[in-house]
Molecule: Bacterial RNase P class A
Organism: Acidimicrobiaceae bacterium
RNA sequence: UGAGUCGACCGGGUGGUCGCGCGCGGCAACGCGCGAGGAAAGUCGGGGCUCCACAGGGCGGAGUGCUCGCGAAAGGCGAGUCACGGUGACGUGCAGGACAGUGCCACAGAGAGAAGACCGCCGAUGGCGUUAGCACAGGUAAGGGUGAAAGGGUGCGGUAAGAGCGCACCAGCGCCGCGGGUGACCGCGACGGCUCGGUAAACCCCACUCGGAGCAAGACCAAAACUGGGAUCGCGGCCCGCGUGCUCGAAAGGGCGUCCCAAGGUAGGUUGCUCAGAUGGAUGGCCACCACGCCCGUCAAGGGCGUACAGAACCCCGCUUACAGGUCGACUCGCUAU
Numbered sequence: 001u002g003a004g005u006c007g008a009c010c011g012g013g014u015g016g017u018c019g020c021g022c023g024c025g026g027c028a029a030c031g032c033g034c035g036a037g038g039a040a041a042g043u044c045g046g047g048g049c050u051c052c053a054c055a056g057g058g059c060g061g062a063g064u065g066c067u068c069g070c071g072a073a074a075g076g077c078g079a080g081u082c083a084c085g086g087u088g089a090c091g092u093g094c095a096g097g098a099c100a101g102u103g104c105c106a107c108a109g110a111g112a113g114a115a116g117a118c119c120g121c122c123g124a125u126g127g128c129g130u131u132a133g134c135a136c137a138g139g140u141a142a143g144g145g146u147g148a149a150a151g152g153g154u155g156c157g158g159u160a161a162g163a164g165c166g167c168a169c170c171a172g173c174g175c176c177g178c179g180g181g182u183g184a185c186c187g188c189g190a191c192g193g194c195u196c197g198g199u200a201a202a203c204c205c206c207a208c209u210c211g212g213a214g215c216a217a218g219a220c221c222a223a224a225a226c227u228g229g230g231a232u233c234g235c236g237g238c239c240c241g242c243g244u245g246c247u248c249g250a251a252a253g254g255g256c257g258u259c260c261c262a263a264g265g266u267a268g269g270u271u272g273c274u275c276a277g278a279u280g281g282a283u284g285g286c287c288a289c290c291a292c293g294c295c296c297g298u299c300a301a302g303g304g305c306g307u308a309c310a311g312a313a314c315c316c317c318g319c320u321u322a323c324a325g326g327u328c329g330a331c332u333c334g335c336u337a338u
Stems, first nucleotide, its partner, number of pairs: 001334010012290007020035006037309001041320002044318005049214004061210005066080005081095001082093004096205002101203002103199003118144002120140003125137002127134002152170006171195001173192002176189005218271004227262006237256004291307006
């Protein structure tokens, strides 16, 4: 100096003025104080809180799926392991099981999984042929060809030709031992048969977890109307009914109305509710100066416009998504100079 990787943070400032919400003080006028975010967003995961449901077991269903730690928990976070990508800093996670079983592997190809003779190769042996030879039986996965993938690779031996058929080395798998690590796992050595593909975000298997609804939850107070109960009179506020008809006695009440009480709990209110705390939802506008960006102005002076994404509604922990511009730190790979 160029190109990158990762992390943290800011995301307009100060003052004035007019308003808004809440609280406190005041009789009042008014005064004082507080008043959005890193995501308040999406409402996706986990809880607190509230109500409802709930004997036990099985079947079914859903979710999660390497290790350790943190955490109330989480599909969260941190540090690792492994795999993949990148020259690298670093990034990503589609990370249990393919020897429980089943399925699938397009096209091409002879053959797609205890495989396969299409072209080749051989034809030792048997056959034909007097022989040379033929390629009939048969052998063969070394070579060619198809494919994403053809049942380890290279070499030597071996053979009629071949083949882990044998051997050496390499790769892989299994098992054993030693060492490191809490662990996932890693390293080294020995042995084994040579070596049974891929796919589980295919069914499935294994392990673990799993009631529902949500602050419009829920709790309290409680009009009007309706419902139930009680009270209200010898004629009453009215009606029906009864009784008397001189007096006394006797006789029966019912309905409407009015008043009182009760139940439920609608309208409504209070609470839940928060040092922001609404319940139709406050957190805003203007002015001045400054900062930054863009534009006009040849420059300058000056002027104009703008300042991201967004905006609480019971609370908390996370995840995801959006974000103009800017600051700081750590690191990587080039090039150049000394």